[in-house]
RNA sequence: GGUGGCGUAGCUUAGUGGUUAUAGCACACGGUUCAUACCCGUGAGGUCGUAAGUUCAAAUCUUACCGCCACUA
Numbered sequence: 001g002g003u004g005g006c007g008u009a010g011c012u013u014a015g016u017g018g019u020u021a022u023a024g025c026a027c028a029c030g031g032u033u034c035a036u037a038c039c040c041g042u043g044a045g046g047u048c049g050u051a052a053g054u055u056c057a058a059a060u061c062u063u064a065c066c067g068c069c070a071c072u073a
Base pairs, nucleotide, nucleotide: 001072002071003070004069005068006067007066010025011024012023018056027043028042029041030040031039049065050064051063052062053061
């Protein structure tokens, strides 16, 4: 340099066009306990890598760019 894959919450991830985007762990608060842990409940946390395009409607489809990984010359 070329080809392919991936990018969603602090971490790991579901969601392959249609109701203001899910779950687990972690975090905060409460319950429980003499206390801590375990366990149970509640809550916060996302401009879906960036920018354009297609569409009535885009995390999802298209293009470019950025980052990471793999293969290859």

Predicted 3D model of a 73-nucleotide RNA (transfer RNA) from a Clostridia bacterium.
It was read from a public genome assembly.
The source organism's lineage runs through Bacteria, Bacillati, Bacillota and Clostridia.